[in-house]
RNA sequence: CUUAGCUCAGCGGUUAGAGCAGCGGACUCAUAAUCCGUGGGUCGCAGGUUCAAAUCCCGCAGGGGC
Numbered sequence: 001c002u003u004a005g006c007u008c009a010g011c012g013g014u015u016a017g018a019g020c021a022g023c024g025g026a027c028u029c030a031u032a033a034u035c036c037g038u039g040g041g042u043c044g045c046a047g048g049u050u051c052a053a054a055u056c057c058c059g060c061a062g063g064g065g066c
Stems, first nucleotide, its partner, number of pairs: 001062002005020004013051001022038005044060002047057002
């Protein structure tokens, strides 16, 4: 450090989000680009605190650095 396939935001209360990628469509002779739309998540696992946990605490697992 661990959140969508990838890169990441989120810092106790909203219904968990963005970009890229994917899928459908428009445009084009065609492809790309561009534009419109759309699906996708047990927030690493387990426990605790709290009215309420992705967010705080403990343990474990995995990855990176000194």

This is a predicted structure of a 66-nucleotide RNA (transfer RNA) from a bovine gut metagenome.
RNAcentral holds the sequence, with entries from MGnify.
Its mean pLDDT, the model's own confidence on a scale to 100, is 82.
Its Rfam family is "tRNA". By type it is a transfer RNA.